[in-house]
Predicted 3D model of a 72-nucleotide RNA (transfer RNA) from a Minisyncoccota bacterium. It matches the Rfam family "tRNA". About the family: Transfer RNA (tRNA) molecules are approximately 80 nucleotides in length. Its family is annotated with triplet codon-amino acid adaptor activity in the Gene Ontology. By type it is a transfer RNA. The coordinates come from a structure-prediction model, not an experiment, and the mean pLDDT is 81. Taxonomically the source falls in Minisyncoccota (Bacteria, Bacillati).
């Protein structure tokens, strides 16, 4: 130095270019119980940044970051 793959809630993953991004788990508060736990019910919480295409971008095209592999 060059190819390749990846980047969404604290975590694990989802979403034909078009419905208010959507689960599990966790965290919070309720019920519940003498107290807790478990069970049930509820709120909150996300698309790495910077342009492009396009009526519309998590998706698609550049660049940049981070992070994994592979040749040299």
């Nucleotide at each position: 130095g060059c190819c390749c793959c990846c980047g969404u809630a604290g975590c694990u993953c989802a979403a034909c270019g078009g419905a208010u991004a959507g689960a599990g788990u966790g965290u919070c508060g309720g019920u519940c119980u003498u107290c807790g736990a478990a069970a049930c019910c509820g709120c909150a919480g996300a698309u790495g940044g910077g342009g492009g295409u396009u009526c519309g971008a998590u998706u698609c095209c550049c660049u940049c970051c981070a992070g994994g592999g592979g040749c040299a």